The RNA shown here (transfer RNA) has 84 nucleotides and comes from a Phycisphaerales bacterium. The organism belongs to Phycisphaerales, within Bacteria. Its mean pLDDT, the model's own confidence on a scale to 100, is 82.
[in-house]
RNA sequence: GCCGGAGUGGCGGAAUUGGCAGACGCGCUGGAUUCAAAAUCCUGUGCCCGCAAGGGCGUGAGGGUUCGACCCCCUCCUCCGGCA
Numbered sequence: 001g002c003c004g005g006a007g008u009g010g011c012g013g014a015a016u017u018g019g020c021a022g023a024c025g026c027g028c029u030g031g032a033u034u035c036a037a038a039a040u041c042c043u044g045u046g047c048c049c050g051c052a053a054g055g056g057c058g059u060g061a062g063g064g065u066u067c068g069a070c071c072c073c074c075u076c077c078u079c080c081g082g083c084a
Base pairs, nucleotide, nucleotide: 001083002082003081004080005079006078007077010026011025012024019067027045028044030042031041032040046057047056048055049054060076061075062074063073064072
């Protein structure tokens, strides 16, 4: 240099036919249980605005297509593999 794959909450990891982003697990918060703890169970858990109802933003970065994009197209960044 060329080709292919990957990048999503604090972590792992779903959502791929373009149609509710974050299922599920781990971790963490609060509670139940216990003499106390472990285990187990329940609850909550991205960010911003708002008293609330609710609204906006958010899938490595920036653009594009589309009524609508994690998903399609272009450029770039990082990592992995192959070829030279």

Its Rfam family is "tRNA". Rfam's curators write: Transfer RNA (tRNA) molecules are approximately 80 nucleotides in length.